[in-house]
Context: one part of a larger RNA
RNA sequence: CUGGGCGUAAAGCGUCCGUAGGCGGCUUUCCAAGUCAGAGGUGAAAUCCCACGACUCAAUCGUGGAACUGCCUUUGAGACUGGUUCGCUUGAAGAUGGGAGAGGUUAGUGGAAUUCCGAGUGUAGAGGUGAAAUUCGUAGAUAUUCGGGAAGAACACCAGUGGCGAAGGCGGCUAACUGGACCAUUCUUGACGCUGAGGGACGAAAGCGUGGGGAGCAAACAGGAUUAGAUACCCUGGUAGUCCACGCCGUAAACGAUGAGAACUAGCUGUCGGGGCUCUUAGAGCUUCGGUGGCGCAGCUAACGCAUUAAGUUCUCCGCCUGGGGGAGUACGGCCGCAAGGUUAAAACUC
Numbered sequence: 001c002u003g004g005g006c007g008u009a010a011a012g013c014g015u016c017c018g019u020a021g022g023c024g025g026c027u028u029u030c031c032a033a034g035u036c037a038g039a040g041g042u043g044a045a046a047u048c049c050c051a052c053g054a055c056u057c058a059a060u061c062g063u064g065g066a067a068c069u070g071c072c073u074u075u076g077a078g079a080c081u082g083g084u085u086c087g088c089u090u091g092a093a094g095a096u097g098g099g100a101g102a103g104g105u106u107a108g109u110g111g112a113a114u115u116c117c118g119a120g121u122g123u124a125g126a127g128g129u130g131a132a133a134u135u136c137g138u139a140g141a142u143a144u145u146c147g148g149g150a151a152g153a154a155c156a157c158c159a160g161u162g163g164c165g166a167a168g169g170c171g172g173c174u175a176a177c178u179g180g181a182c183c184a185u186u187c188u189u190g191a192c193g194c195u196g197a198g199g200g201a202c203g204a205a206a207g208c209g210u211g212g213g214g215a216g217c218a219a220a221c222a223g224g225a226u227u228a229g230a231u232a233c234c235c236u237g238g239u240a241g242u243c244c245a246c247g248c249c250g251u252a253a254a255c256g257a258u259g260a261g262a263a264c265u266a267g268c269u270g271u272c273g274g275g276g277c278u279c280u281u282a283g284a285g286c287u288u289c290g291g292u293g294g295c296g297c298a299g300c301u302a303a304c305g306c307a308u309u310a311a312g313u314u315c316u317c318c319g320c321c322u323g324g325g326g327g328a329g330u331a332c333g334g335c336c337g338c339a340a341g342g343u344u345a346a347a348a349c350u351c
Stems, first nucleotide, its partner, number of pairs: 004321003007304002012318001014202004021195003025088002030083002033081002035077008049065006091192001092189003095185004103178007110155001114151004118146004125136002163170002207248006216242002221237004259317006267295013299306002324351003333344004
């Protein structure tokens, strides 16, 4: 160096974009760097290997051969790789025409509910629980009425293994701006592609900074219960926070615990978006492309299971794993951060 793996045993970066690099469709010409063949030179000796010989044998030593898998020069070959060049259209991209969607950002707006305030009715309870109590209430609560008011937050039904997005995620309605995917036509370019070390961007919740906001909920905290105790579970309160703007943080069971791209390999069935054909055209049947589910063959798998959305059969590129548990995702150092901490990442010792 080769050889093994990564759904659940150790192992897929949270996700995407992209630099270097690696890899790369069909076809013509030329070059001959890689590649292959012939020849020559070199590859010191010793060592290793083979044969024979010398010390009585062996170790050891001698002689000869082979080998030294390499490098250089030269003559050729031209399939393949590479370079060059003429083309091509199936990969990729573009154009035109369509329809679908909680994709994103900003602004506006709506109703239900909740809490508070005001007014009316009304009287002794209300809350809460397994049962209670803390708590609220005769200074009039709870309940109820108002085409009374205020505020903040979230959007019932529709709603669906439905949709969209790279992931995180996205759900009232309207408008503006804006990203992506899909289908049809095969019109244009002509390999423009795939992956991606470093790098960059995005990245739930919690948390942090500054300034707002604060209805409900609610870490911490206080009280009441429970209990042997109860720093809990239950109850009454309640502050950060949850919300907005800007800036940080950069982590999650960031999960399909399954990297990205391409090709191939039985089917059946549901559903979402689009197209085509046929017909007894409110529709049905057949078919095709793209998504999303269920079942299932071959095959794979330790089993569970996966099975055209592969964990099957192959190719390219990246990431990661290496006896197990603990020590430890810790210490030290570096980098990043306001901090919290993140990232990279040991050892002694121990079972």
Molecule: small-subunit ribosomal RNA, central domain
Organism: uncultured bacterium